[in-house]
Molecule: transfer RNA
Organism: uncultured Candidatus Saccharibacteria bacterium
């Protein structure tokens, strides 16, 4: 060099065109139980950008394309693992 597979919240991981910010787990905050923790249960929780607030937009590695609709299809790029030379 070529080939192939993967990059989605603070970590993980599903989702392969249709109300998906996006299950679900973990972790965190806050109550609940308990003298007290632990377990266990309940509520909640990502980020930019506008907004006093309510809330409104945007956001699947990055850019571009298709398409009424993209996280999902093409292209081109970055990083990572594998196998080949």
């Nucleotide at each position: 060099g070529g080939a192939a597979g993967a990059g989605u919240g603070g970590c993980c991981g599903a989702g392969u065109g249709g109300u998906u910010g996006a299950a679900g787990g973990c972790g965190c905050a806050c109550g609940a139980c308990u003298c007290g923790a632990a377990a266990u249960c309940g509520u909640g929780u990502g980020g930019g950008u506008c907004g006093c607030a309510a809330g409104a937009u945007c956001u699947c590695g990055g850019a571009g394309g298709u398409u009424c609709g993209a996280a999902u299809c093409c292209u081109c790029u970055c990083u990572c693992u594998u196998c080949c030379g």